[in-house]
């Protein structure tokens, strides 16, 4: 000091307040924003990750496929990333009316992040 593989920890937030209404998930309004990357800091760029679907499996797991959404102005060498102004998006089930915010799967998983240890120069 690069490089490997193994184990340990850690890895997602949010319905104030009104209104009609039996009843809210309606309807004004609110509130939120996971991971690496990028000339500079990103829910909207690029890419991953979970939902979800296929097929395989020695049932531990593996392959593949899926996967929302922004503009203009500022300023700078350099920003769809900041700052100022708009706009917009958001798995699957479930709930007495249609849910990103409730409830469940899920004391799951999981992108990556840290640290230890093992063996290499």
């Nucleotide at each position: 000091a690069a490089g490997u593989u193994u184990c340990u920890u850690c890895a997602a937030g949010g319905g104030a307040g009104g209104g009609a209404g039996u009843a809210a998930u309606c309807c004004c309004g609110a509130c939120c924003g996971g991971c690496g990357g990028u000339a500079a800091a990103a829910g909207u760029c690029c890419g991953c990750a979970a939902a979800c679907c296929u097929c395989c499996u020695u049932c531990g797991g593996g392959a593949g496929g899926g996967g929302g959404a922004u503009c203009c102005g500022g300023u700078g060498g350099a920003a769809u990333u900041c700052c100022g102004g708009u706009a917009c998006c958001g798995a699957c089930a479930g709930u007495g009316c249609a849910a990103g915010u409730c409830u469940g799967g899920a004391u799951g998983g999981g992108a990556g992040a840290a640290g230890a240890a093992c063996g290499u120069c």